[in-house]
RNA sequence: CCACGAAAAGGCCCACCUGGGAAAACCCAGGGUCGCAAAGCCACGGGUCCUCAUCUCCUUCAGGUAAGACAGCCGGGCUGCCGAAA
Repeated sequence: CCACGAAAAGGCCCACCUGGGAAAACCCAGGGUCGCAAAGCCACGGGUCCUCAUCUCCUUCAGGUAAGACAGCCGGGCUGCCGAAA
C1' cells in the first nucleotide's frame, strides 16, 4: 500500500415525535431506541415509488409519455477516519 474489521474515540442514522416545505413520492431543521466501516458523495445500469402536466378514454378507472423522488434496494464510479488479529 492492497485487503480486512477486533478495540477506542468520534460520526451517521431507520421507525417514531415536533416544526416547516411539496400536488405527491419525498425533502429540510431539531430529537432519536433499529441499524451502519462508507448508512460519505454521484441517478451511470437495473429496481422501487409518485402524478402537478400531457396523450389514449365521453367521464372515471387504467395505461403511455414526460417531469420528479429514493444512494438505509442491488451493481458501478469518486473520496475517506482508526489500526488488533489473519